[in-house]
RNA sequence: GCCUGAAUAGCUCAGCGGUAGAGCAACCGGCUGUUAACCGGUUGGUCACAGGUUCAAAUCCUGUUUCAGGCGCCA
Numbered sequence: 001g002c003c004u005g006a007a008u009a010g011c012u013c014a015g016c017g018g019u020a021g022a023g024c025a026a027c028c029g030g031c032u033g034u035u036a037a038c039c040g041g042u043u044g045g046u047c048a049c050a051g052g053u054u055c056a057a058a059u060c061c062u063g064u065u066u067c068a069g070g071c072g073c074c075a
Base pairs, nucleotide, nucleotide: 001071002070003069004068005067006066007065010024011023012022013021018055026042027041028040029039030038048064049063050062051061052060
């Protein structure tokens, strides 16, 4: 330098054009003599960044950044 993959809630991930979700964590409550476990609820998101396409973009296209992997170049 080229190619491929990943980037979404505090963490692990799903969602691949049409309302942004799950589990865990946190918080509140129930249950319990207490704690744990269990049950119910609540909070939490500029979907890495910028632009484009579209009636509509996390999703498609282009560029950039970071991370992971592969290939190559330089004697």